[in-house]
């Protein structure tokens, strides 16, 4: 030059006039408060505001604390974080020649379940062809045994590949490789790497049921809470009672009644313990409920920017700086002018010429998509452009 | 805006605890009966199971991420 891997950034710029929201200051309607209209100043969409998959905050279900189960999640290992199913490093697999990607990656010797058609057999194996022995034999076979090496099925065939070894095979015996179990050394670990031992016994599926570990109460900002005309529902405040059962007075035994003790029910968003709350029957007086609509919640927050530091990294820390939409049937827009990538035409020059590469004119011409309580991930969607580190391959010093 | 549901042929449903050419019934084509028609029988076509990925030997079924539709909730 080529062709490739990865990380990060940016997504048009300036200006004029016209609109629109929110705030702040003036001014007026209208004396003041709230509103409401007009002038000014400033501020006014994202990298995904998106899908609503995850993880919080916030608020409310009247409250905390443990303990079962159910149910739902996650799943090498260490770290990071307010938590995460996110990130960041590291093992281990698998893919590439590399740079590098990719991996829902705990347990199948705790149980159960399933493995369809083909196949001789699919899970405490079995024998279709075939291989070998022995027998018979009308020389085509037949029939009894061993055998699992090769052949066939099948997604998968009961350890692999070489030698020994045998009638002809076979962990039947070695050697290496898997595979199991224990040691040693190195690591925080997950693993790795090295001896001993064991003739191999334990196919697969757990994004089936399960087992183990660790996690997790539910529901949403249309949550919620104030204000607020009239109605049901229903609150609140006053008086009156308020079960059952023991003791001990009163009272003639009894009913009553006064006093003191002990128990008790129903409910508390699976269930249950402790603790705690709350309701109970009659009358009376007294208040009014939140649809529409208005205010809160509503934006200063795990904030954004830069400089040091500690760390491999994610991230922390610590200075300085900055104010950065807040609508509410929902505001961020239209419109002209220059200009800039990018693309496409002419016309020149050049060179390494089915092409680049410069210069001048000319036309076109910017995707995806738009806050709706906030805030951290993930996933999708996205023209273009730009910075930057890595592999290989070719030339030239 | 938030929460839950659904997706198989033109429409209506099926397909058991994953297992092979995904079935039925209307409708549609032909053709048989009738003079003709409708009814009736016969036969025939129609399906990327909303899409893509992945898990398994195999996916309509199982897990994921889009896509379309529907219901609530003041």
């Nucleotide at each position: 030059g080529c062709g490739g891997a990865u990380g990060g950034c940016c997504g048009g710029a300036u200006g004029g006039c016209c609109g629109c929201g929110g705030u702040g200051c003036c001014g007026g309607a209208u004396c003041c408060c709230a509103u409401c209209c007009g002038g000014u100043a400033u501020c006014g969409a994202g990298g995904a505001a998106a899908g609503u998959c995850c993880g919080g905050a916030c608020u409310c279900c009247a409250c905390g604390a443990g303990g079962c189960a159910a149910c739902g999640g996650u799943g090498c290992c260490g770290g990071g974080u307010a938590a995460c199913g996110c990130c960041c490093g590291g093992c281990c697999g698998g893919g590439g020649a590399a740079a590098c990607c990719c991996g829902a990656g705990g347990g199948a010797a705790a149980g159960c379940g399933c493995c369809a058609c083909a196949g001789a057999g699919a899970a405490c194996a079995a024998a279709c062809c075939g291989c070998c022995c022995c027998u018979g034999u009308c020389c085509g076979c037949a029939g009894g045994g061993g055998u699992a090496a090769g052949g066939g099925u099948g997604a998968a065939a009961c350890g692999g590949u070489g030698g020994g070894g045998u009638a002809a095979g076979a962990g039947c015996c070695c050697a290496c490789c898997g595979c199991g179990g224990g040691c040693c050394u190195g690591g925080c670990a997950a693993c790795a790497g090295g001896g001993c031992c064991g003739g191999c016994a334990c196919g697969g599926c757990a994004a089936g049921c399960c087992c183990c570990a660790c996690c997790g109460g539910g529901a949403g900002c249309a949550a919620u809470g104030c204000c607020g005309a009239a109605u049901a529902g229903g609150g609140a405040c006053c008086c009156c009672g308020c079960g059952c059962u023991c003791c001990g007075g009163a009272g003639c035994u009894g009913a009553u009644c006064c006093g003191g003790g002990g128990c008790a029910g129903g409910g508390c968003g699976g269930c249950u313990u402790c603790g705690g709350c709350c309701c109970a029957g009659g009358g009376g007086u007294c208040c009014g409920g939140g649809u529409u609509g208005g205010c809160a919640g509503c934006u200063g927050g795990a904030g954004c920017g830069c400089a040091c530091c500690g760390g491999u990294a994610a991230c922390g820390g610590u200075g300085c700086g900055c104010g950065c939409a807040g609508a509410g049937g929902a505001a961020u827009g239209g419109u002209c002018a220059u200009c800039c990538a990018g693309c496409c035409c002419c016309g020149g020059a050049u060179c390494u010429u089915c092409g680049g590469u410069c210069c001048g004119g000319g036309g076109u011409g910017g995707a995806c998509a738009g806050a709706a309580u906030c805030c951290g991930g993930c996933u999708u969607a996205c023209a273009g452009g730009c910075c930057g580190u890595c592999c290989g391959c070719g030339c030239g010093u | 805006g938030g929460c839950c549901c659904c997706g198989u042929a033109g429409c209506u449903c099926a397909a058991c605890u994953g297992g092979a050419u995904a079935g039925a019934g209307c409708a549609g084509g032909c053709g048989a009966c009738u003079u003709c028609u409708a009814a009736u029988c016969g036969c025939c076509a129609g399906g990327u199971u909303g899409a893509g990925g992945g898990u398994u030997c195999a996916a309509g079924u199982c897990c994921u991420u889009c896509c379309g539709g529907g219901g609530u909730c003041g």
Two RNAs folded together computationally: RNase P RNA and transfer RNA, 471 nucleotides in total. It holds a member of the Rfam family "Bacterial RNase P class A". The family's RNA type in Rfam is ribozyme. Rfam's curators write: Ribonuclease P (RNase P) is a ubiquitous endoribonuclease, found in archaea, bacteria and eukarya as well as chloroplasts and mitochondria. Rfam links the family to the GO terms dimeric ribonuclease P complex, ribonuclease P activity and tRNA processing. Its mean pLDDT, the model's own confidence on a scale to 100, is 76.